[in-house]
Molecule: small-subunit ribosomal RNA
Organism: metagenome
RNA sequence: AGAGUUUGAUCCUGGCUCAGGACGAACGCUGGCGGCAGGCUUAACACAUGCAAGUCGAGCGCCCCGCAAGGGGAGCGGCAGACGGGUGAGUAACGCGUGGGAACGUGCCCUUCGGUACGGAACAACAGUUAGAAAUGACUGCUAAUACCGUAUACGACCUCCGGGUGAAAGAUUUAUCGCCGAAGGAUCGGCCCGCGUUAGAUUAGGUAGUUGGUGGGGUAAAGGCCUACCAAGCCUACGAUCUAUAGCUGUUCUGAGAGGAAGAUCAGCCACACUGGGACUGGGACACGGCCCAGACUCCUACGGGAGGCAGCAGUGGGGAAUAUUGGACAAUGGGCGAAAGCCUGAUCCAGCCAUGCCGCGUGGAUGAAGAAGGCCCUAGGGUUGUAAAGUCCUUUCACCGCCGAGGAUAAUGACGGUAGGCGGAGAAGAAGCCCCGGCUAAUUUCGUGCCAGCAGCCGCGGUAAUACGAAAGGGGCUAGCGUUGUUCGGAAUUACUGGGCGUAAAGCGCACGUAGGCGGCAUGCUAAGUUGGGGGUGAAAUCCCGGAGCUCAACUCCGGAACUGCCUCCAAGACUGGCAAGCUCGAGGAUGUGAGAGGAUAGUGGAAUUCCGAGUGUAGAGGUGAAAUUCGUAGAUAUUCGGAAGAACACCGGUGGCGAAGGCGACUGUCUGGCACAUUUCUGACGCUGAGGUGCGAAAGCGUGGGGAGCAAACAGGAUUAGAUACCCUGGUAGUCCACGCCGUAAACGAUGAGGGCUAGUUGUCGGCAAGCAUGCUUGUCGGUGACGCAGCUAACGCAUUAAGCCCUCCGCCUGGGGAGUACGGUCGCAAGAUUAAAACUCAAAGGAAUUGACGGGGGCCCGCACAAGCGGUGGAGCAUGUGGUUUAAUUCGAAGCAACGCGAAGAACCUUACCAGCCCUUGACAUUGAUGGGAUCCCCGAGAGAUCGGGGAGUACUCUUCGGAGACCAGAAAACAGGUGUUGCAUGGCUGUCGUCAGCUCGUGUCGUGAGAUGUUGGGUUAAGUCCCGCAACGAGCGCAACCCUUGCUGUUAGUUGCCAGCAUUAAGUUGGGCACUCUAAUGGGACUGCCGGUGAUAAGCCGGAGGAAGGUGGGGACGACGUCAAGUCAUCAUGGCCCUUACGGGCUGGGCUACACACGUGCUACAAUGGCGACCAUAGUGGGAUAAUCCCUAAAAGUCGUCUCAGUUCGGAUUGUCUGCUGCAACUCGCAGGCAUGAAGUUGGAAUCGCUAGUAAUCGCAGGUCAGCAUACUGCGGUGAAUACGUUCCCGGGCCUUGUACACACCGCCCGUCACACCAUGGGAGUUGGUUCUACCCGAAGGCGCUGCGCUAACCGCAAGGAGGCAGGCGACCAC
Repeated sequence: AGAGUUUGAUCCUGGCUCAGGACGAACGCUGGCGGCAGGCUUAACACAUGCAAGUCGAGCGCCCCGCAAGGGGAGCGGCAGACGGGUGAGUAACGCGUGGGAACGUGCCCUUCGGUACGGAACAACAGUUAGAAAUGACUGCUAAUACCGUAUACGACCUCCGGGUGAAAGAUUUAUCGCCGAAGGAUCGGCCCGCGUUAGAUUAGGUAGUUGGUGGGGUAAAGGCCUACCAAGCCUACGAUCUAUAGCUGUUCUGAGAGGAAGAUCAGCCACACUGGGACUGGGACACGGCCCAGACUCCUACGGGAGGCAGCAGUGGGGAAUAUUGGACAAUGGGCGAAAGCCUGAUCCAGCCAUGCCGCGUGGAUGAAGAAGGCCCUAGGGUUGUAAAGUCCUUUCACCGCCGAGGAUAAUGACGGUAGGCGGAGAAGAAGCCCCGGCUAAUUUCGUGCCAGCAGCCGCGGUAAUACGAAAGGGGCUAGCGUUGUUCGGAAUUACUGGGCGUAAAGCGCACGUAGGCGGCAUGCUAAGUUGGGGGUGAAAUCCCGGAGCUCAACUCCGGAACUGCCUCCAAGACUGGCAAGCUCGAGGAUGUGAGAGGAUAGUGGAAUUCCGAGUGUAGAGGUGAAAUUCGUAGAUAUUCGGAAGAACACCGGUGGCGAAGGCGACUGUCUGGCACAUUUCUGACGCUGAGGUGCGAAAGCGUGGGGAGCAAACAGGAUUAGAUACCCUGGUAGUCCACGCCGUAAACGAUGAGGGCUAGUUGUCGGCAAGCAUGCUUGUCGGUGACGCAGCUAACGCAUUAAGCCCUCCGCCUGGGGAGUACGGUCGCAAGAUUAAAACUCAAAGGAAUUGACGGGGGCCCGCACAAGCGGUGGAGCAUGUGGUUUAAUUCGAAGCAACGCGAAGAACCUUACCAGCCCUUGACAUUGAUGGGAUCCCCGAGAGAUCGGGGAGUACUCUUCGGAGACCAGAAAACAGGUGUUGCAUGGCUGUCGUCAGCUCGUGUCGUGAGAUGUUGGGUUAAGUCCCGCAACGAGCGCAACCCUUGCUGUUAGUUGCCAGCAUUAAGUUGGGCACUCUAAUGGGACUGCCGGUGAUAAGCCGGAGGAAGGUGGGGACGACGUCAAGUCAUCAUGGCCCUUACGGGCUGGGCUACACACGUGCUACAAUGGCGACCAUAGUGGGAUAAUCCCUAAAAGUCGUCUCAGUUCGGAUUGUCUGCUGCAACUCGCAGGCAUGAAGUUGGAAUCGCUAGUAAUCGCAGGUCAGCAUACUGCGGUGAAUACGUUCCCGGGCCUUGUACACACCGCCCGUCACACCAUGGGAGUUGGUUCUACCCGAAGGCGCUGCGCUAACCGCAAGGAGGCAGGCGACCAC
């Protein structure tokens, strides 16, 4: 520090996911030791049991034990139970943090001053009586005190009307001393107040009556509406009051580069709470966790009358939960309470126990050891790997174990921990390794199993028979007493952007303006000091973090010192900048004056053209409408045409990326009223400005309300067409509406998809308005404002923008944060309604998206080609037959081929064989190959059994090559074992070969250039060609594979050669038969020839095209071979080869017979026909390939169409299927199942529906011939020649293809993508007659305990009084307040 994932690829936007750290964790697998820490995050749920707060006899009396000393007990009394310990429910608050403040208290402690005198009356305990189950009391009586009360005194203190008044004590003791009272001060601790900071929601906008303030009074330790009476009407709030939800706050912790974000366990500070709610008492301090009273819920006891209780103390139990420990030891230490002290108490604390919960440390051995052991795994079978790893040999003993010593913590004593830490000795490698991962991200790979199954998965995604992704194994990688998973949180995420993002098209500029609050604000001067800057002071607890040291063997951990704690408060200084105050300026802004343009707005009036309607005239059969029609109108007179009239709406031409307006928008003409703008003049004001949350106004069309109006047009609706349907497009009609007035609505792709204002930053050019200058008087130049085009810098993901910015800056506002759900639901506001506005979540996906690129596609465009259409000729589709296929059948009808590009295809020829199929009979190292101990000859013939394979028997025979004579090779037989064999499977594992687009003109590369990039350029453009063929141009220049040519053949010809070929002339024959000749034909070798070379025209003077000449041939002369990059997972595992899988007495091999030849039917390809351009008969050759082992000789070999004769339009002298019979041929064998021939038989068929095929010249058509295969079998295939046409205007259309361009949401590429309804199941959500729980608010009722106020006739020890009585007090009563 980044990475994966949207695409065919690219750039961008944008989300999702991963790698890191952390944890009070949990779960899975595993587990040796120690140190240090941590351990109910859930039910503030309920709690059995034990313990957690007592102490003082030196305050007091009584009782008990004891001889005494002394000890014990319950009380009175004092101090302490307000600390320590727990928890986080509540609390959004002066609760907390931080910094200040004034009107307070403070037991114990310290300092100081002063005092401590004299009296009195009770109440517990106790005793007696008594109630009760108990808890607990009741009555009578006795008694002490440091308990209570009075008097005296008063340095201080307090009150005061300033005269005065009030108020204290306690003693214990032998001494010493400890106490007590008043007061002052200190320290400590606490109460109160204030500034600032402290979560989310506006789908919470208003809240508040003791509320805000004042006065009087009360109350408190103390200020205060804290409380009360009266008065005033305030107070809080958009800088977010109130309400709702959530939450203890902080030091700090985790993360992060930081800024931030998240958290608030342990430790520390503060707060709050103590079963729930209320209340006070005591006290210095509580409204009190282990105190009291009341109410409530719950639990327990009960004699049913009544009582008791509160673990959020330490252990522990139940429950909840994924989950969190012992009913331990000790007060030895530290600290606390009491005490004069000894001491007692202390679940605070110190220790121990449990738990890998975390952090840290250590160990599970070290060295050597190659036969690289065995075993495992892989393998190309050679080997590799596990692996120096093991074994073996030599060592060591940390930790654990055993034995013996044994601290410090404690200063004299006292040690729970604990015989612990540690030390010494001993034995023995001995007791001690797992977990996760291995497709990419991400370090690490192979085999087997499985076969979209089982499973994996953080994201992308793996798995459908060769899975590095599942499971196992081997190997490897990572971490290590742990390792993975899950959860949460920060990071990465600049993905909320303060640091540090955006808004033309990706999400995002409000439809437009005015304007409130707010924010921001020109030039210059002075003062000020709020912001700002510097320095000083205070504080910022400790711990933590960081730095330097130190102590435990190290570390974790702990200790010491420092720094830091970025903050707040305060003092001093500075005076630039911002702010404030004062007084100025003119350039921003505005005003005045003078001109000007304009569909700017409102209102009143006027006008002509057109449509429609009405009336009248002329006139007659149609009109109208459409792709074509029909509905419709018209003989009751339409359409057409002429005249007259009515009504409503809209304003042709001008008219223009012209004008005006903020936007919406505005278009005949005239008047009236009115807004804004520009220019010119430069004298006025003097910052008056910009933006603008809320707010207000305007705001197309449609729509709504009321009343008018209604010509045309026209949703809805009706009819006619179209169509499979047509709730559409087309046609005929037609109502709201469109128009006017008034009032609503408030939205649009309200768009420049671009907020407003200001400044700055090259130009060129058009146009609108104004002004100025110059003259040449209708031009040029300049300038201000508006509106367009192009373009530089710059910006941008690109497209593009570019002084009218999307550039560079400033100010303010609005808005965005993945796609869908959804601009939806609920709630609020507005509206008559329609609806508008504000605006979520659950759930779901890993994308959605922008721009550009290359293809592909388009019933897009342009150009061009092809028997593609058209023009022609002949067919197929109908018949019979042949052949192939499907289907069906069968024991088997072997298998493959499937649109074009399967179907007379593999098959250039299935009776057996072939043959792969079926039935039966047989073989098992095999029909075939290699190795092979051993043996031999090989080989041939005969007989018998059998369907044959095969089995049994007999006979002949001694071979071939080489030889070093041993033998070797070849051949035959052959045990056992390796292995053979497979036309079994996978053509979607493959090689090779082939088809197809297509003989279409294309497909690419190097370098350069352009682009962020995919890519582009070149290859596009203008011409031209059969052609990316050539020319020209051009940021391209070249090159390769294709095209063409080179190759073969054919057409003309030269030369050479002259047999088997040829015969002009000579001779000869039946015959080129022979002599002779090689001129000709021909043959077969090698040349020539054709190149747009020549001429004319055209074109651009090019390439080329057109015409002509010459020539056998003319523009590629004809034909063939030749098939670019690639496409179709095209075809073939059955030609062959081959990986994997499968079979191995069979899925291999042999044989006989059968099948591949079946037959209701469907299709393809052909043959023969339907006849007279013909059939039949006769006659006639000079075809050309080819074959025959060689053969220009010989043979196959009869060519056929042709010519002549006959037949005369018929199911025929057409046609030949089918069938009978006879014969021939091949072959072991023609039954299934061959071919040919003779005689006889003589079917369908009279030119073929929709549809469809071939062909452009020696072609189609027609005619025969040959060959391969082959024993035999040809309508097929491959070749050969004979005869020999028609037509092409042309490229609109069908099909296929090429180039350019355009659109695209396609890329498996239009056979694409994709939308909606419906059916069923399920998930989440809204509504729903209602029903139920919780929280809160308001009004009213009730009113426990309690304090307060009043009362107090009942009761009453202290004081007064001789007494009566009084003062004072208590019970009781009443009142307001108030919990449930």